[in-house]
RNA sequence: GUGCGAUAAAGGCAAACCCGGCGAAAGCCGGGGACGCAAAGCCGUGAGUCUAAGGCGCCGUGGAUCGGCGCUAAGAUCGUCAGGCUGCCGCU
Numbered sequence: 001g002u003g004c005g006a007u008a009a010a011g012g013c014a015a016a017c018c019c020g021g022c023g024a025a026a027g028c029c030g031g032g033g034a035c036g037c038a039a040a041g042c043c044g045u046g047a048g049u050c051u052a053a054g055g056c057g058c059c060g061u062g063g064a065u066c067g068g069c070g071c072u073a074a075g076a077u078c079g080u081c082a083g084g085c086u087g088c089c090g091c092u
Base pairs, nucleotide, nucleotide: 003091004090005089012037013036017032018031019030020029021028022027035079041085042084043083045082046081047080048077049076050075054072055071056070057069058068059067060066
C1' cells in the first nucleotide's frame, strides 16, 4: 500500500421510546435510553423517500385576503442506495 472483518483488545456511535427546546411540517438539537453499526465518521453531489410554510391550479362561489383538494423543494433524511473525502484495531 491492497483486500478482508473470522478472532481479540482499546475505545467509539446510538434506533424505538421518555423529558426539555426549535420548526408550518418532515425533522433537528440537548439529556436519559440501547435496536443495532467496522465507517451508524464527514459531504444532501446523483437517485429514492418524507414534508408542503410559500407559490401555482381547481373547487366551495356571485366575489374573497376564508376554507378544502391537487401539484411543487428552495426544506429534511448520509441509520435507504450510489458516489466523493478521511480514519482505529486485527488478519493479509